[in-house]
This is a predicted structure of a 127-nucleotide RNA (FMN riboswitch aptamer (RFN element)) from Pusillibacter faecalis. Taxonomically the source falls in Pusillibacter (Bacteria, Bacillati, Clostridia, Oscillospiraceae). Of the family's consensus pairs, 100% are formed in the model. It matches the Rfam family "FMN riboswitch aptamer (RFN element)". Gene Ontology term of the family: FMN binding. About the family: The RFN element is a highly conserved domain that is found frequently in the 5'-untranslated regions of prokaryotic mRNAs that encode for flavin mononucleotide (FMN) biosynthesis and transport proteins.
RNA sequence: CUUUGUCUUCAGGGCGGGGUGCAAGUCCCCACUGGCGGUAAAGUCCGCGACCGGCUGAUGGGUUAUCAGCCGCUGACCUGGUGAAACUCCGGGACCAACAGUAUAGUCUGGAUGGAAGAAGAUGAUU
Numbered sequence: 001c002u003u004u005g006u007c008u009u010c011a012g013g014g015c016g017g018g019g020u021g022c023a024a025g026u027c028c029c030c031a032c033u034g035g036c037g038g039u040a041a042a043g044u045c046c047g048c049g050a051c052c053g054g055c056u057g058a059u060g061g062g063u064u065a066u067c068a069g070c071c072g073c074u075g076a077c078c079u080g081g082u083g084a085a086a087c088u089c090c091g092g093g094a095c096c097a098a099c100a101g102u103a104u105a106g107u108c109u110g111g112a113u114g115g116a117a118g119a120a121g122a123u124g125a126u127u
Base pairs, nucleotide, nucleotide: 003125004124005123006122007121008120009119010118016030017029018028019027031107032106033097034096035048036047037046038045043095044094052072053071054070055069056068057067058066059065077093078092079091080090081089099110100109101108
């Protein structure tokens, strides 16, 4: 250094001001935030995770719960410049953000002291 076993740790940010109202961090105006891998540095490209739906199996149990695997679903960008190369950088203008609760929520509360893409490290084997 290659491949690989086991284990450990880590792994999501954001409502400040004003208005209406009995009531809004939920509506309206302004503000603010951006998981992981790839690639010229990316919330908007490609891929993945999460959420959500379904199927199968296992366990418990009694009409549902937990776990595992698989399938599905899964938001949003244009323009000018630089350059060998940028939907990634710089300038400008846009847009998007699961479910449940509650005055209608990307920003509050909850499932979640959960899970996870993955990142780092320890140790063993192997070339």